The RNA shown here (Bacterial RNase P class A) has 361 nucleotides and comes from a Candidatus Zhuqueibacterota bacterium.
The coordinates come from a structure-prediction model, not an experiment, and the mean pLDDT is 76.
The sequence was found by an Rfam model in a public genome assembly.
Its Rfam family is "Bacterial RNase P class A". Rfam classes the family as a ribozyme.
Taxonomically the source falls in Candidatus Zhuqueibacterota (Bacteria, Pseudomonadati).

RNA sequence: CAAGUCGGCCAGAUGAUCGCGUCCGUGAUUUUACGGAUGAGGAAAGUCCGAACUCCGCAGAGCAGGGUGGUCCGUAACGCGGACCCGUCGUGAGGCGGGGAAAGUGCCACAGAAAACAGACAUUCCGCUUUAUGCGGAUUAAGGUGAAAAGGCGAGGUAAGAGCUCACCGGGCCGAUGGCGACAUCGGCCGCAGGGUAAACCCCACCCGGAGCAAGACCAAAUAGGAGGGAAGAGGCUGCUCGUCUCGUUCGACCCUCGGGUAGGUCGCUUGAGGUGCCGGGCAAUCGGCAUCCCAGAUAGAUGAUCAUCGGUCCGCCCAUGGGCGGAUUACAGAAUUCGGCUUAUCGGCCGACUUGCUUU
Numbered sequence: 001c002a003a004g005u006c007g008g009c010c011a012g013a014u015g016a017u018c019g020c021g022u023c024c025g026u027g028a029u030u031u032u033a034c035g036g037a038u039g040a041g042g043a044a045a046g047u048c049c050g051a052a053c054u055c056c057g058c059a060g061a062g063c064a065g066g067g068u069g070g071u072c073c074g075u076a077a078c079g080c081g082g083a084c085c086c087g088u089c090g091u092g093a094g095g096c097g098g099g100g101a102a103a104g105u106g107c108c109a110c111a112g113a114a115a116a117c118a119g120a121c122a123u124u125c126c127g128c129u130u131u132a133u134g135c136g137g138a139u140u141a142a143g144g145u146g147a148a149a150a151g152g153c154g155a156g157g158u159a160a161g162a163g164c165u166c167a168c169c170g171g172g173c174c175g176a177u178g179g180c181g182a183c184a185u186c187g188g189c190c191g192c193a194g195g196g197u198a199a200a201c202c203c204c205a206c207c208c209g210g211a212g213c214a215a216g217a218c219c220a221a222a223u224a225g226g227a228g229g230g231a232a233g234a235g236g237c238u239g240c241u242c243g244u245c246u247c248g249u250u251c252g253a254c255c256c257u258c259g260g261g262u263a264g265g266u267c268g269c270u271u272g273a274g275g276u277g278c279c280g281g282g283c284a285a286u287c288g289g290c291a292u293c294c295c296a297g298a299u300a301g302a303u304g305a306u307c308a309u310c311g312g313u314c315c316g317c318c319c320a321u322g323g324g325c326g327g328a329u330u331a332c333a334g335a336a337u338u339c340g341g342c343u344u345a346u347c348g349g350c351c352g353a354c355u356u357g358c359u360u361u
Base pairs, nucleotide, nucleotide: 001357002356003355004354005353006352007351008350009349010348012310013309014308015307016306017305018304020039021038022037023036024035025034026033027032041332045343046342048341049340050339051338052337053212054211055210056209060242061241062240063239065208066207067206068205069204070084071083072082073081074080085098086097087096088095089094099203100202104201105200106197107196108195124138125137126136127135128134151169152168154166155165156164170192171190172189173188174187175186176185177184178183216267217266218265219264226258227257228256229255230254233247234246235245236244237243274293275292276291277290278289279288280287281286311330312329313328314327315326316325317324318323
């Protein structure tokens, strides 16, 4: 200097004029004046996960159903985060993936002789004979096809061959050492069942009540404490079963049909698993301590509009290594109970660490 990999931050700025929401203060008095403070994100989005909180009166069990999937740690929890292990891609920094195919079932097009209870079309060798790609035997599986074809490779051996034998690699089993563990290394024994696929069914391990702020609580007001039918059992606890609880049995619980009233207000509602700074433990995620700060709470829904200057990006021209002039443009997007994540969208800018190549010293 060029090309890359990973992570973090910002999300235009300043001034003037006018206009909004909430809270506080000082007046005024019928909702108004002045002053002060504050007011939409990194994703507020998707509603995909997990919770806090609220209700289902309380307390369960089993089945069904659903979710996750290397090991350990973190967290309120998670399908999230960190570190490590194994596999794979990359020269590399790094990226992607992760229970089980020897419990069973299913599927693997085409090609190929043959695709898993798979043992065979041929090559090769020996023998016979009618000399035909004939028959018999031996073993092997050449070559070809394919994503995948019955361990690989080298030597010996044989009629030709074959773990037939040997060495190495691979596989299985056992042990030792290291590690919390996944696993790694080393040693020994055995000639040793040989494809893939489980976001196919399935098996294994672990986990899971339901509904959701339109949850829910309170106040006020109004109407017709309406009419008819059924009725001895009915209803609640996600679906089913058990279990359990509540109400009721002609003074009728509950169910169905028709009809009427209200749809207003207050709370929930923002101080919280909170932010920021420093110190300490830890490889890290993160945890602890001290200090400091309060940063929307609307309800037809505020958080803005105009002007000027500057900034960023792109294009054109001039000048030459940086500047000037002109034009265009400035993204994705908008709180509604809150928080921790994941995923998706996006004009650009800045910072840090690391890798590779070239050149110079």